[in-house]
Molecule: c-di-GMP-I riboswitch aptamer
Organism: Chloroflexota bacterium
RNA sequence: AUGCCGAAAGGGCAAACCUAUCGUGCGGUGGGGAAGCAAAGUCAUGGGUCUGCUGACCUGAUGCAGAUCGCCAGACUGUCGAA
Numbered sequence: 001a002u003g004c005c006g007a008a009a010g011g012g013c014a015a016a017c018c019u020a021u022c023g024u025g026c027g028g029u030g031g032g033g034a035a036g037c038a039a040a041g042u043c044a045u046g047g048g049u050c051u052g053c054u055g056a057c058c059u060g061a062u063g064c065a066g067a068u069c070g071c072c073a074g075a076c077u078g079u080c081g082a083a
């Protein structure tokens, strides 16, 4: 120095809910809030789940367009340095 790992220290993020706003919707954004998180930082790449349209003929297959990274995995980057 790097990898594994996660004590301590400095800190960081912010679920549900409330509120304003955008959106057909899933959901996003701002403020409040704090259950949690060692990547709860970034990427929609592979799955999963969700939404809208389509509609195989009376069911919601298939296809298309979106959402979700705090669902899982993967990739990139990152603070500190005890056992």
Stems, first nucleotide, its partner, number of pairs: 005081002012037002017032006041076003045073003048068006